Background: Transfer RNA from a Patescibacteria group bacterium, 82 nucleotides, folded computationally. It was read from a public genome assembly. Its Rfam family is "tRNA". By type it is a transfer RNA. Gene Ontology term of the family: triplet codon-amino acid adaptor activity. From the family's description: Transfer RNA (tRNA) molecules are approximately 80 nucleotides in length. The organism belongs to Bacteria candidate phyla, within Bacteria.
[in-house]
RNA sequence: GCCAGAGUGGUGAAAUUGGCAAACACUACCGACUCAAAAUCGGUCGCCGAAAGGUUUGCGGGUUCGAGUCCCGCCUCUGGCA
Numbered sequence: 001g002c003c004a005g006a007g008u009g010g011u012g013a014a015a016u017u018g019g020c021a022a023a024c025a026c027u028a029c030c031g032a033c034u035c036a037a038a039a040u041c042g043g044u045c046g047c048c049g050a051a052a053g054g055u056u057u058g059c060g061g062g063u064u065c066g067a068g069u070c071c072c073g074c075c076u077c078u079g080g081c082a
Base pairs, nucleotide, nucleotide: 001081002080003079004078005077006076007075010026011025012024019065028044029043030042031041032040046055047054048053058074059073060072061071062070
């Protein structure tokens, strides 16, 4: 340099031919249980904001009524070829 795959919350990830983004699990926080703790159980858990509301799928564009998904450019990682 060329080819292919991947990039989604704090973490691992799901979302299937374009139609409610984040299911499920973990972590964390709060509570129950306990003499206390562990284990177990219940609740909450992306970001901004006092709220109303706004915003978020690596970054920037495009197509579309509608994009995590399709198209273009770029960045990073992995693999292959030279």